[in-house]
């Protein structure tokens, strides 16, 4: 002197301001200077440095400080002095600690960021700093960084470490520890040892709060807590007891550091939820083949134990100190103080916690996920491509181990699952440790820069390399050993480790560097031959086209066929002359040359390369080659020429549904030249360049040498090229294989699932077209390679079949029958639907059948079994009522069996009830069985062996041959099976046997008759026949052919039959989810007074129409009438029915015979004779009318037959299509099953009469074998492309619009430092004073945050419209690709 303090004034407050009082270890002045520091000078011996830096000596200048307090003999009246301590204070030095600054190395992605930089790089001189520095300023110079990635963009705190991994690596950086950065956002300084300061200051901004509207205040990324955001993260707790920090002399105070507690299964660790016994294997639940099995010793029950939790009681460690007091030692003059020791006392948040003890009782304590495969664990029910599941594959469309529920099981367990993330598996970025012929991947080719790599000998060096020492690599973590909490987690101690870095010794083989040499790599010189190597100039002939002229006449040209086109104005053809352009036949050859693209008539000029021989020279000069440079087919572009041919575009003609194509007629750019540009191709050997090594055979081009020759060729050796085949080896295989895709080295380029996409954006190049570089979103679970087996081909080869052809007869036209579709209907029951449904199930719909419809009825039922109860006039039942019937109601009469003496019981019956019956209801895509079809085609397989990584192959292919995978031969195959064939049946011939009901030749008799003869009876078994046994046919014999042979083929003999004699039965592995739940069976589902059962009537027969299969015809090879002959195989008792009679006839009457080689049923065509005479008829018979017959309860819907009458269509059938190869087709009749009858003209059999044709395999169809291609494998009825339309998604462009960020220029300019100024203010110092010094307010200037304006860059969002892309069970148009994909 001033704050605090008091007080005045102003203000809402925050606070501001004036006045008054006071203190200090605050502030100021003076002294001293061991020292420190500054300047000048001196000498630098030793030391030291980057530097006269540092150190040394001399002189000069500058520079300090503060008090507070304990004890005390002595002096003093006192103040005080003096002595001795304690804490401070000042200067200097040293150490420790901490910090500042500088340097090297290491440290993410991006080149669609390639050039960046003016304080930038350096210097000089000022300034500034604690300190070096462009740190700052002035001047000077023009530097500095960059492909080893500058600059830019994006992202990010770094590290010890953490997670993972065998490791190398990869990802990460919570907790703990070290460092950095920040503190609402931006800027700034002050103070200080230290800050440009988390809980300080100033300014600007945003936000929030207070306000009296004037103005103020604030900063949880401290601990708790609130709100917001979010999938998500805790208590507004206790204590300083311990550890640590700050202040203090100390007591002590402060400490949301810390120590504790609380919350959270968030993690790690430990423990429990009981243990033992217990089988009528209880109940319940689940499954079931209904027997049982599982849950399951599991439970109950019995005997125990007592952890944890619960209750009660006892009850810790972490405490050592400081301080206080007593005592002792040291120090001291001192019993002060201090210090050391000792004794006592004192201090616990956690916490009444840990721990211990007692008590009681199995008592309070188990869940989650999964169960198709990966992946441990399976059934039922529900659902029905729905609901849903899903990590990948994938599950679900009526039997879901995959959904949902349940039972059971499996795995973990106080957890279990899900989601997200990282590493692993992933050798799937490959350093360890990959590839590039065809899977993704060799640059179009060369020259060459940087870089990488580099022959032999030797010397030096020591950078790499190897080895030893030293230092460091914080602690924690990890590892090992040990210890402490009951164990463990956890913690503690020790070791090891920290693979590194630095430094220092040593070694010198290899790499590097430096030096000296060498010749084998490389290159040069000489000689030589080969070559479509390149460039320029000149020349040539053939052909096309055009022009002119001659001859000549009606066509030419063109095609699958045509047309457009040309031609009587004279084409084409032909002869002659000319013009012009382009290309160069033969030679010509997996021949040659070139780096590749590429190069082809001849000659000349210029020129590049390769090769060979022989010596000489240089002395590693080499290889590769990012960028770079050059070359680079065709097409295209620019300018100028040229233009014969050919020919995009275009025009026309065809083809076609269309045909903007393929084919044809024309035709412009272009094709050619010059000068430029473009820079791409399946620029391919889909194979980068160079070097070395590794068995061979063979062809060819060129050269040299050898042998031989008169000479050449042929021949042998070597080399360089171009090819073929192949060893080892390689390869997924195919294949490659001294011209490697083998074995190695060096260097370059490239790849990392398919699509999006070689696209977008950006950059570069270009005149343009475009080229080059090159993503992402989104989407899929594949895309791809090679090979295999099939299937397929408008691929090939061989072969077969009534497949075609050659024939005969049909269908398709008519009428009718029948089946189907459609329509209709109350119902027209159902099934069968290309061949392989449609005269099919149906070998018989009037009722029945019958399944359908309508109506009326029944409900343990029409039928089976069982149980329980009831029942005695019971079972049965004449008869009656009603009714369409079924049914319902009534009812005279009226029983039985077994056991027992009987009573009675049981059975049978009936009723009631319950189990159940019943269903032609569904599913043939749940099934068995049966069947169709390819196909009576010749195939389909297996064992062993061999080959192949494998799928698989071989056998089974090949050469012949066959009807045949039949047989023969060959063969890495050898055998075998199912099929083929044969064995079986019928039939054709013969022999034997048999002899009635069959037969009747011979013989006899009788009857009839004119006779022929017929009939009957004996007799007989010869013949025919019946039906049994045998024989016979086997390429056995002969000739020829083939390939020696064999198999086999052709012909012949004999034979009844000849080459499987004819026919049948017989149907391999398999295919078609073929057909059948309606033949029967059967799983599952569904109905149960009805989807069951009974009955009547109707329907299945319905009729604008369409189709299939048949019959009858259209006539004269026929029809009508008359005469007359010959079968086989069947059937017959509720049957076949003779003869006779009646009827025109259908049929009727009557009925012999026959249960059948006996009787019955029964031929027609043919043949003979007559008529008809080509016509809708003497053809044809539909339709209709009338009258009859038969069956049957019943012929109306809805039967068949007859007679008379009626007399449609139809005169041989369009496109198309079917059957048949010999006793067949064609044609004629006959029988049978079903059945009362019949719609049968259908089906199955039988016999009579009885042909034609087959050159042949080109074509159609089907099939077999071999081979080939394939993008097919539910397999060509396959696969698959593009536009358009619709929906969804992501993305590009786009007039713009809105943000973020950044650069530059300018404007404004706060706070503040610095500089200048300071006339205003001012206590200490100097001065007596005036005044001075120092300082300050204020002012000015530079810089300067925020803000503003303008111009650019980068990036994000959005945007009418627009581009392509992706995806989406059943949209449109075509048919581009896969086969020769129908034009490779």
């Nucleotide at each position: 002197a001033u704050a605090a303090u008091u007080u005045g004034u102003u203000g809402a407050a925050a606070a501001a301001u004036g006045a008054a009082c006071u203190a200090a270890u605050a502030c100021c002045g003076g002294a001293u200077a061991c020292g420190a520091c500054a300047a000048a000078c001196g000498a630098g011996a030793a030391g030291u440095u980057a530097a006269g830096u540092c150190a040394c000596g001399u002189u000069u200048a500058u520079u300090a400080a503060a008090g507070u307090u304990g004890g005390g003999a002595c002096c003093g009246a006192a103040a005080g002095g003096c002595c001795u301590g304690a804490c401070g204070c000042u200067u200097u030095a040293u150490g420790a600690u901490g910090a500042g600054c500088c340097c090297g190395c290491a440290a993410c992605c991006u080149a669609u960021c390639a050039g960046c930089u003016a304080g930038u790089u350096g210097g000089u001189g000022g300034g500034g700093u604690a300190a070096c520095u462009g740190c700052u300023c002035a001047c000077c110079a023009a530097g500095g960084c960059u492909a080893a990635g500058a600059c830019g963009g994006g992202u990010a705190g770094c590290u010890g470490g953490u997670c993972u991994g065998a490791g190398a690596g990869g990802a990460c950086g919570a907790c703990c520890a070290g460092c950095c950065a920040c503190a609402c956002u931006g800027g700034a300084a002050c103070u200080g040892a230290g800050a440009c300061a988390c809980g300080g200051u100033c300014c600007a901004g945003a936000c929030a709060c207070c306000u009296a509207c004037g103005g103020g205040u604030g900063g949880c990324a401290g601990c708790a807590g609130u709100c917001g955001a979010g999938a998500a993260u805790u208590u507004u707790u206790c204590u300083c007891a311990a550890u640590g920090g700050g202040c203090g002399a100390a007591a002590g105070c402060c400490u949301g550091a810390a120590g504790g507690a609380g919350c959270g299964a968030c993690g790690c660790c430990g423990c429990g939820u009981g243990a033992g016994g217990g089988a009528u294997g209880a109940a319940g639940g689940g499954c079931u083949u209904u027997g049982g099995c599982c849950u399951g010793u599991a439970a109950a029950c019995c005997u125990c134990u007592g952890u944890c939790a619960u209750u009660u009681g006892u009850g810790a460690a972490c405490a050592a100190a400081c301080c206080u007091u007593g005592c002792a030692g040291c120090c001291u003059a001192a019993u002060a103080a201090g210090u050391u020791g000792u004794a006592a006392a004192u201090u616990g948040a956690u916490a009444g916690u840990a721990a211990c003890a007692a008590a009681a009782g199995a008592g309070g304590a188990a869940g989650a996920g999964a169960c198709g495969g990966c992946u441990a664990a399976c059934u039922c029910u529900g659902u029905g491509c729905c609901a849903g599941c899903a990590g990948c594959c994938g599950c679900g469309g009526u039997a879901a181990u995959a959904c949902a529920g349940a039972g059971g099981u499996c795995u973990c367990a106080a957890g279990c699952g899900u989601u997200g993330u990282u590493c692993g598996g992933a050798u799937u970025u490959a350093c360890u440790g990959g590839g590039c012929g065809u899977a993704a991947a060799g640059g179009g080719u060369g020259c060459g820069u940087a870089g990488g790599u580099u022959g032999c000998u030797u010397g030096a060096u020591a950078a790499g390399u190897c080895u030893g020492g030293u230092g460091u690599g914080a602690a924690a973590u990890c590892u090992u050993c040990g210890a402490g909490c009951u164990c463990a987690a956890c913690u503690c101690g020790a070791a090891a480790a920290c693979u590194g870095c630095a430094u220092u010794g040593g070694a010198a083989a290899c790499u590097g560097u430096c030096g000296a040499g060498c010749u084998u790599g490389a290159g040069g010189a000489u000689u030589g031959g080969a070559g479509a190597g390149g460039a320029g100039a000149u020349u040539g002939g053939a052909a096309u086209u055009c022009u002119c002229g001659g001859u000549g006449u009606a066509g030419c040209a063109g095609u699958g066929a045509a047309a457009u086109g040309c031609g009587u104005a004279g084409a084409u053809a032909u002869c002659g002359a000319g013009a012009g352009g382009a290309a160069c036949a033969c030679c010509a050859g997996u021949g040659g040359c070139g780096a590749a693209g590429g190069c082809g008539a001849a000659u000349c000029u210029c020129u590049g390369g390769a090769c060979a021989a022989c010596u000489c020279c240089u002395g590693a000069c080499a290889c590769u080659g990012a960028g770079g440079c050059a070359c680079g087919a065709a097409a295209g572009c620019u300018a100028g020429g040229g233009g014969a041919u050919c020919a995009a575009a275009c025009a026309g003609g065809a083809u076609u549904a269309g045909a903007u194509a393929c084919c044809c007629u024309g035709g412009u750019a272009g094709u050619c030249c010059u000068a430029g540009c473009u820079g791409u191709a399946a620029a391919c050997u889909g194979u980068g360049c160079a070097u070395a090594u590794u068995u061979g055979c063979u062809g060819u081009a060129a050269a040299a040498g050898g042998a031989a020759u008169c000479g050449a060729c042929c021949c042998c050796u070597u080399u360089u090229g171009c090819g073929g085949c192949g060893a080892a080896g390689c390869u997924a295989a195919c294949g490659c294989g001294u011209u490697a895709a083998a074995u190695a080295u060096g260097c370059c380029g490239c790849c990392u699932g398919g699509g999006g996409a070689g696209u977008a954006c950006g950059g570069u190049c270009g005149c343009a077209a475009g080229a080059u570089u090159a993503a992402a979103a989104c989407u899929c679970a594949a895309a791809g390679a090679a090979a295999u087996u099939g299937a397929c081909g408008g691929g090939g080869g061989c072969c077969u079949g009534c497949a075609c052809a050659a024939g005969c007869g049909g269908u398709g036209g008519a009428g009718u029958a029948u089946g189907u579709g459609g329509c209709u209907c109350a119902a027209u029951u159902c099934g069968a639907u290309g061949c392989a449904a449609c005269g099919c199930g149906a070998a018989g719909a009037a009722c029945c059948u019958u399944a359908c419809c309508u109506a009326g009825c029944c409900u343990u039922g029409a039928c089976a079994u069982g149980u329980a109860c009831g029942u005695a006039g019971u079972a049965g039942a004449a008869u009656g009522a009603u009714g369409a019937a079924a049914g319902u109601c009534a009812a005279a009469c009226g029983a039985g069996g077994u056991a027992g003496c009987a009573a009675u019981a049981c059975c049978a019956g009936c009723g009631u009830a319950c189990a159940c019956a019943g269903g032609u209801g569904c599913u043939g895509c749940a099934u068995g069985g049966c069947u169709g079809u390819c196909g009576u085609c010749a195939g389909c397989u297996c064992g062993u062996g061999u080959c192949g990584u494998g799928a698989g192959a071989u056998g089974u292919u090949g050469g012949g041959u066959u009807a045949a995978g039949u047989c023969c031969c060959g063969c890495a195959a050898c055998g075998a099976g199912c099929g083929c064939a044969a064995c079986c049946c019928c039939u054709a011939u013969g022999u034997c046997c048999u002899g009635u009901u069959g037969c009747u030749a011979c013989u006899u008799a009788a009857a009839c008759g004119a006779g022929a003869g017929u009939u009957u009876a004996a007799a007989g078994c010869a013949c025919u026949c019946u039906g049994g046994a045998c024989a016979g046919a086997c390429u056995g014999c002969c000739u020829c052919g083939c390939u020696u042979a064999a198999a086999c083929g052709a012909g012949g003999a004999g034979g009844a039959a000849g080459g499987u004699g004819g026919g049948g039965a017989u149907g391999a592995c398999g295919u078609c989810a073929a057909g059948u739940c309606a033949g029967g069976a059967u799983g599952g589902c569904c109905c149960u007074u009805a989807c069951g059962g009974c009955u009547a009537g109707g329907g299945c027969u319905g009729c604008a129409c369409a189709c299939g299969u048949a019959c009858u015809a259209c006539a004269a090879u026929g029809c009508u009438u008359g005469g007359c002959a010959c079968a086989a195989a069947g059937g017959g008792a509720a049957g076949c029915a003779a003869a006779a009679u009646c009827g025109c006839a259908a049929g009727a009457u009557u009925g012999a015979g026959c249960a059948a080689a006996u009787c019955c049923u029964a031929a027609a065509a043919a043949c003979c004779a007559a008529g008809c005479u080509c016509a809708g008829u003497u053809c044809a018979g539909a339709u209709u009318g009338u009258c009859g017959g038969c069956u049957g309860c019943a012929a109306c819907u809805c039967g068949c037959c007859g007679a008379c009458a009626u007399g449609a269509a139809g005169c041989u059938g369009g496109a198309a299509u079917c059957g048949c190869u010999a006793g067949u087709a064609a044609u004629g009749g006959u029988g049978c099953a079903u059945c009362a009858g019949c719609u049968a003209c259908g089906g199955c059999a039988c016999c009579g009469u009885g042909a034609a044709u087959a050159c042949g395999u080109u074509c159609c169809c089907a099939g077999g074998c071999c081979u080939u291609g394939u993008a097919c494998a539910c397999a060509c009825c396959g696969c698959c492309c593009g536009u358009c339309a619709c929906a969804u998604c992501a993305u590009g462009a786009a007039a713009g619009c809105c943000g973020u960020u950044u650069a530059c220029a300018c404007c404004c300019g706060a706070a503040g430092u610095c500089a200048c100024u300071a006339a205003g203010c001012c206590a200490a110092c100097c001065g007596c004073a005036a005044g001075g010094a120092a300082g300050c307010a204020g002012g000015u200037g530079c810089c300067g945050a925020a803000g503003g304006u303008g111009u650019g860059g980068a990036u994000g969002g959005u945007g009418a419209u627009u581009g392509g892309g992706a995806u989406g069970a059943a949209g449109u148009c075509g048919a581009a690709a896969c086969a020769a994909g129908g034009u490779a």
The RNA shown here (small-subunit ribosomal RNA) has 1384 nucleotides and comes from a metagenome. It matches the Rfam family "Bacterial small subunit ribosomal RNA".